This is a predicted complex of two RNAs, RNase P RNA and transfer RNA, with 365 nucleotides together. It holds a member of the Rfam family "Archaeal RNase P". Rfam classes the family as a ribozyme. Model confidence (mean pLDDT): 78 of 100.
[in-house]
RNA sequence: GCGAGCUGGUGGGCGACUCACGGGCGCAAGCCUGAGGAAACUCCGUCCAUCUGACAGGCCCGCGAGCCCGAAAGGGCACGGUCGAGAGACCGAGGCAAUGGAACAGAAACGAUACCCCUCGGCCUGCGCUAGGAUGCGGAAACGCUGAGGUCGGGUCGACAGGGGAUGAAACGGCCAUCCCGCGGGAUGCAAGGGCAAAUUACCGCCGAUGAGUGCCUGUCCGAGGUGGGUGGUGGCCCGCUUAGCUAAAUGUCGCCUAAAACAGAAGACGGGUUAUUUCCAGGACGC
RNA sequence: GCGGAGGUAACUCAGCCUGGGAGAGUGUCGGACUGAAGAUCCGAAUGUCGUGGGUUCGAAUCCCGCCCUCCGCACCA
Numbered sequence: 001g002c003g004a005g006c007u008g009g010u011g012g013g014c015g016a017c018u019c020a021c022g023g024g025c026g027c028a029a030g031c032c033u034g035a036g037g038a039a040a041c042u043c044c045g046u047c048c049a050u051c052u053g054a055c056a057g058g059c060c061c062g063c064g065a066g067c068c069c070g071a072a073a074g075g076g077c078a079c080g081g082u083c084g085a086g087a088g089a090c091c092g093a094g095g096c097a098a099u100g101g102a103a104c105a106g107a108a109a110c111g112a113u114a115c116c117c118c119u120c121g122g123c124c125u126g127c128g129c130u131a132g133g134a135u136g137c138g139g140a141a142a143c144g145c146u147g148a149g150g151u152c153g154g155g156u157c158g159a160c161a162g163g164g165g166a167u168g169a170a171a172c173g174g175c176c177a178u179c180c181c182g183c184g185g186g187a188u189g190c191a192a193g194g195g196c197a198a199a200u201u202a203c204c205g206c207c208g209a210u211g212a213g214u215g216c217c218u219g220u221c222c223g224a225g226g227u228g229g230g231u232g233g234u235g236g237c238c239c240g241c242u243u244a245g246c247u248a249a250a251u252g253u254c255g256c257c258u259a260a261a262a263c264a265g266a267a268g269a270c271g272g273g274u275u276a277u278u279u280c281c282a283g284g285a286c287g288c
Numbered sequence: 289g290c291g292g293a294g295g296u297a298a299c300u301c302a303g304c305c306u307g308g309g310a311g312a313g314u315g316u317c318g319g320a321c322u323g324a325a326g327a328u329c330c331g332a333a334u335g336u337c338g339u340g341g342g343u344u345c346g347a348a349u350c351c352c353g354c355c356c357u358c359c360g361c362a363c364c365a
Stems, first nucleotide, its partner, number of pairs: 001288003006283004011277001012257006021034005036263001040274002043272005048189004053221007060185005066077004079092005094180002099177003111172001115165004119159008129149001136145003193239004203229005213222001231365004289361007298314004308345001316332005338354005
């Protein structure tokens, strides 16, 4: 120097057209302002709004070590595991007293043992050995003493300590969970909701003081509603709503510079996560 | 915008909750029956379980990301 890969950043500037358009100001000329780092996915938290009888407990749901930041969601550091040549990427996390952890395999699968083999003893039995000397003792040996059992195999009973047991992902010590512990949790989302305007009148069931009303259950109190289907009408404006503020929803076209291309187009706001993208910049790691 | 359901054989679906054989019906193919066809009977083939990761000994199933499809939601009486 070149190449592919990783991480982070950055994703623009100037001018023209104003009869390309939205909004604001202005009598007018005109001036100001106008998409993103992710506006995306809709995965979370908060503000906000409405609804829900109160309280307590349980069911249910979510989360889970340490230090630091944050109201929360969440983030950073460190640790462990997997992948990668590396830079790096992804994932993980409280506890095991009780409950649970498939089939197959294996002696045994979450309880510590039981089971089998190795060892020893008793009894029975078989084959071979043995008075031509079993066994035991002394001795370095030769040898000496002793004198009827001994060795091997099989079966059965018993014993305790130790060792081993082919399997399996995992073998007695841990791990994991729907188990336990701790913490937290009302529901619905701006189509929430409020105001104005317009139009129509058709209701029918079910549950309910023997108790409606919490996602479900229980208890105490309160005490009258809850719910399904159908029919008709209107589908307009404003607020909520924002220094872009739209509502069949504006944010354009062209030229130049530079890499200015790619991914991609707000809809109440803010914060976070994830995913997509980069002929540019930086860092670190690698090959030639 | 907000909420919900789903993706498994050519088609329609079950299995998922509670992990351990990928299945059913229709269709297709072959055979039997028939003069031939239909019906019926017998047999066979057919799967990236939407996709990429993770947890696990083991994933269609549990968790996460992404893709695609479908459905519902205005107000008043």